Source information
The RNA shown here (c-di-GMP-I riboswitch aptamer) has 78 nucleotides and comes from Desulfatitalea sp. Rfam family: c-di-GMP-I riboswitch aptamer. Rfam's curators write: GEMM was predicted in a large-scale screen for bacterial structured RNA regulatory elements. Genes associated with GEMM are involved in a diverse array of functions, including chemotaxis regulation, signal transduction, secretion and chitin. Gene Ontology term of the family: cyclic-di-GMP binding. The organism belongs to Desulfatitalea, within Bacteria. Model confidence (mean pLDDT): 83 of 100.

RNA sequence: GGCCAGCAAAGCCAAACUGUGGGUAACUGAAGGACGGAAAGCGACGGAUCUGCCGAUGCGGAUAGCCGGGGUGCCCGG
Numbered sequence: 001g002g003c004c005a006g007c008a009a010a011g012c013c014a015a016a017c018u019g020u021g022g023g024u025a026a027c028u029g030a031a032g033g034a035c036g037g038a039a040a041g042c043g044a045c046g047g048a049u050c051u052g053c054c055g056a057u058g059c060g061g062a063u064a065g066c067c068g069g070g071g072u073g074c075c076c077g078g
Base pairs, nucleotide, nucleotide: 006075012037013036017032018031020029021028022027035065042070045068046067047066048063049062050061051060052059053058
């Protein structure tokens, strides 16, 4: 340095919920809070689910902590 792994240490992220802001909505930002995670960092490519239009064999949006696959990384006891 590469590959595999994640039990150690130091750290990291942050569900539900609360209140506040945005959005028609799904949902989401920042704050509090930890259910959990090992890429629970990034990204809507393929599925899936949710949502708006009701002109539909359609168009737009959302969810990456639903699944698959793609990209990029940290720690280093083993």